[in-house]
This is a predicted structure of a 397-nucleotide RNA (Bacterial RNase P class A) from an Actinomycetota bacterium. Model confidence (mean pLDDT): 77 of 100. RNAcentral holds the sequence, with entries from ENA. Its Rfam family is "Bacterial RNase P class A". The family's RNA type in Rfam is ribozyme. A source record names the gene rnpB.
RNA sequence: CGAGUCGACCGGGCGACCGCGGCGAGGGGUUCCCUCGUCGAGGAAAGUCGGGACUCCGUAGGGCAGCGCGGUGGGUAACGCCCACCCGGGGUGACCCGGGGAAAGCGCCACAGAAAACAUACCGCCGACGAUCGCGGGCGACGGGCCGAGCGAAAGCCAGGCCCCGUCGGUGAUCGGGUAAGGGUGGAACGGUGGGGUAAGAGCCCACCAGCGCGACGGGUGACCGUCGCGGCUCGGCAAGCCCCGCGCGGAGCAAGGCCAAGCAGGGAGUGGGUUGCCCGCCCAAAUGCUCCCGGGUAGGCCGCAUGAGGCCGGCGGUAACGUCGGUCCCAGAUGGAUGGUCGCCCCCUCGCCGAAAGGCGGGGGACAGGAUCCCGCUUACAGGCCGGCUCGCAUC
Numbered sequence: 001c002g003a004g005u006c007g008a009c010c011g012g013g014c015g016a017c018c019g020c021g022g023c024g025a026g027g028g029g030u031u032c033c034c035u036c037g038u039c040g041a042g043g044a045a046a047g048u049c050g051g052g053a054c055u056c057c058g059u060a061g062g063g064c065a066g067c068g069c070g071g072u073g074g075g076u077a078a079c080g081c082c083c084a085c086c087c088g089g090g091g092u093g094a095c096c097c098g099g100g101g102a103a104a105g106c107g108c109c110a111c112a113g114a115a116a117a118c119a120u121a122c123c124g125c126c127g128a129c130g131a132u133c134g135c136g137g138g139c140g141a142c143g144g145g146c147c148g149a150g151c152g153a154a155a156g157c158c159a160g161g162c163c164c165c166g167u168c169g170g171u172g173a174u175c176g177g178g179u180a181a182g183g184g185u186g187g188a189a190c191g192g193u194g195g196g197g198u199a200a201g202a203g204c205c206c207a208c209c210a211g212c213g214c215g216a217c218g219g220g221u222g223a224c225c226g227u228c229g230c231g232g233c234u235c236g237g238c239a240a241g242c243c244c245c246g247c248g249c250g251g252a253g254c255a256a257g258g259c260c261a262a263g264c265a266g267g268g269a270g271u272g273g274g275u276u277g278c279c280c281g282c283c284c285a286a287a288u289g290c291u292c293c294c295g296g297g298u299a300g301g302c303c304g305c306a307u308g309a310g311g312c313c314g315g316c317g318g319u320a321a322c323g324u325c326g327g328u329c330c331c332a333g334a335u336g337g338a339u340g341g342u343c344g345c346c347c348c349c350u351c352g353c354c355g356a357a358a359g360g361c362g363g364g365g366g367a368c369a370g371g372a373u374c375c376c377g378c379u380u381a382c383a384g385g386c387c388g389g390c391u392c393g394c395a396u397c
Base pairs, nucleotide, nucleotide: 001393002392003391004390005389006388007387009385010384012346013345014344015343016342017341018340020040021039022038023037024036025035026034027033028032042368046379047378049377050376051375052374053373054253055252056251057250066249067248068247069246070245071085072084073083074082075081086099087098088097089096090095100244101243105242106241107238108237109236122183123182124179125178126177129176130175131174132173133172134171135170139169140168141167142166143165144164145162146161147160150157151156191209192208193207194206195205196204210234211233212231213230214229215228216227217226218225219224257303258302259301260300266294267293268292269291270290271289272284273283274282275281310329311328312327313326314325315324316323317322347366348365349364350363351362352361353360354359
């Protein structure tokens, strides 16, 4: 310098004006308004996927069913999250991806193929064993020699024959049968190489290699690793089909839930009502009125609801996730739901013009998104910018 890999961070800045919500103080003409001060979204506030806090319901407790998770050890309030390690796979590497059990049982594995799993036999190979038939002064196989129909322009190729020679053997055909080395099918076919063995073959036997299981020893908390020995054990895939093993989970959710409570309806008690402090008078009404009380509870209001598994800085422990101690800070609480808009300067990207250049002028653009009980995670979206660790290649010193 180039290519790559992993991780952390930022997410426009300043000012002016107008506007909005919460809290505090003050004021006014007090369901409201004004002034001042102060606070006012995110890295994902999102998806609502996992886990918890909190609340109510149920509950002595336990189990079945159901659902979820799954290498090991650790972290945590908890998790399907995080850290470290183990094993397998990919990559030259940094690094990335995956993870209980298929040797407990059941089930499934399209098409093709003989067969898709206690194996089997289409082609091929064999002709041991059995049956039938044939030959046996001859037959068969192999090698050689000779003759030779046919084809060809020729060289020659060659069905077949002769039985001339050599070697070997009892032998040839068919069927039953044996076999799984080879061919073929498939995503996948019951270890690999070599040798022995056999009629032909085959872990049938042997050596080595690979895998699996068992045992011993050593290392590790453990997953697991290493060495040695033994056993021919060679055993397909799917567990997101059922299942087995281990662990976890009671249900519903802030519209949880609690408090206050107008009106209307209901229940009870009392009583005519108004004019007034009382009486008379006057007016109204004829009990479906009026007054008081009661419980449940609607509208509505308040609480829950913002000090918390809290943020930042530092020390200590730990490889790390994280824990602990000290200091410091208070940081949104709306309820049709506030956090916005305009202008100026600057910043970043881009386009045009001018300029030799530095640069100047002008135009356009600056994402994804946004609380609603809270917290810890995961996942997904995102204009642009910035920083660091590591790896590989090339060059130079």